A computed fold for a 341-nucleotide RNA from a Spirochaetales bacterium, annotated as Bacterial RNase P class A. Lineage of the source: Bacteria > Pseudomonadati > Spirochaetota > Spirochaetia > Spirochaetales. Its Rfam family is "Bacterial RNase P class A". It is annotated as a ribozyme. The RNAcentral record of the sequence draws on ENA. The model forms 91% of the base pairs in the Rfam consensus.
RNA sequence: UAGGCAGGCUAGACCGUCGCCCCGAAAGGGGAGGAAAGUCCGGGCUCCGUAGAGCAUGGUACCGGGUAACACCCGGACACCCGAUCAGGGUGAUAGAAAGUGCCACAGAAAACAAACCGCCCGGGGGCUAUGCCCCACGGGUAAGGGUGAAAAGGCGGUGUAAGAGACCACCGCUUCGAUGGCGACAUCGAAGGCACGGCAAACCUUACCAGGAGCAAAGUCAAGAAGCGGAGAGGUGCUCCCUCAGUAUCCGCGGGUAGACUGCUAGAGGGUUUCGGAAACGGAACUCCCAGAUAGAUGACGGUCCUCGACAGAACCCGGCUUAUCGGCCUGCCAUUUUU
Numbered sequence: 001u002a003g004g005c006a007g008g009c010u011a012g013a014c015c016g017u018c019g020c021c022c023c024g025a026a027a028g029g030g031g032a033g034g035a036a037a038g039u040c041c042g043g044g045c046u047c048c049g050u051a052g053a054g055c056a057u058g059g060u061a062c063c064g065g066g067u068a069a070c071a072c073c074c075g076g077a078c079a080c081c082c083g084a085u086c087a088g089g090g091u092g093a094u095a096g097a098a099a100g101u102g103c104c105a106c107a108g109a110a111a112a113c114a115a116a117c118c119g120c121c122c123g124g125g126g127g128c129u130a131u132g133c134c135c136c137a138c139g140g141g142u143a144a145g146g147g148u149g150a151a152a153a154g155g156c157g158g159u160g161u162a163a164g165a166g167a168c169c170a171c172c173g174c175u176u177c178g179a180u181g182g183c184g185a186c187a188u189c190g191a192a193g194g195c196a197c198g199g200c201a202a203a204c205c206u207u208a209c210c211a212g213g214a215g216c217a218a219a220g221u222c223a224a225g226a227a228g229c230g231g232a233g234a235g236g237u238g239c240u241c242c243c244u245c246a247g248u249a250u251c252c253g254c255g256g257g258u259a260g261a262c263u264g265c266u267a268g269a270g271g272g273u274u275u276c277g278g279a280a281a282c283g284g285a286a287c288u289c290c291c292a293g294a295u296a297g298a299u300g301a302c303g304g305u306c307c308u309c310g311a312c313a314g315a316a317c318c319c320g321g322c323u324u325a326u327c328g329g330c331c332u333g334c335c336a337u338u339u340u341u
Base pairs, nucleotide, nucleotide: 003335004334005333006332007331008330009329010328012306013305014304015303016302017301018300020031021030022029023028033312037323038322040321041320042319043318044317045215046214047213048212057211058210059209060208061207062076063075064074065073066072077094078092079091080090081089082088095206096205100204101203102200103199104198117146118145119142120141121140122139123138124136125135126134127133128132154172155171157169158168159167173195174193175192176191177190178189179188180187181186219263220262221261222260228254229253230252231251232250233245234244235243236242270289271288272287273286274285275284276283277282307310
């Protein structure tokens, strides 16, 4: 130096002319994104519902921390995989199969209270060229070997045996118990047990925790107002009933929904700088900034100069995430298998 890994930033630059949306009396100021996208999670906000608790249903599921909250983020544990046994990266459906039920296709003898197809061994019977060899619709032993399968009842080596077998032994694994370290997941060490408990919970289910529903076309305000509804007189009598008289029109109130205008609507879990705490995610403090708000929907067009010739794509209530799309460029840190100097 070529190569690789991790993290972050940027999203052609400048000038002129003419337009568009918002604020403002004017001058003037502001005017898309890192994803504005998918609408997949989580919250704010609004209305409806709601005593509390539970059931159902849905979701989450190693441990600790962060957060308004999460299925997100940070750090860690365990298992497997990728990378060069590097830097580093990926996946995890990581609670329970010793509560119960159920399932395990095909193949295979047998798929779970194991199982004898081939083989091996013993016995019995039979044949022959007979101290041997071969055969069998025979009885029994055997899970070492073969074969089937995604999976075959701990693995491997020995002892042992007729042949075999945790039957016995060493090592490894497993289970239980204990000690030590750790907040914890878990790790390490020791002892005991001959192994009990095949797999599937992305089958039902059990356990723990979380969740009321619908969404800005939420929701609210305004003036006018048709139909309609309710109320309103005097006296007996303070009030109600009741009675009498007057009146049958006028006044007052309410008045769904649609359309219209307005609010919701953009000052917010907001941005920037410095600093403090923390390993980090993140949190605290001080100073500072105001940065689209349309409603048929603005954010553009033309001209010029330059360069490395410019991707994916565009707000619609607002945030935090995740996922997906994306031409290039720049910065920081790290690795050293191999090659060259």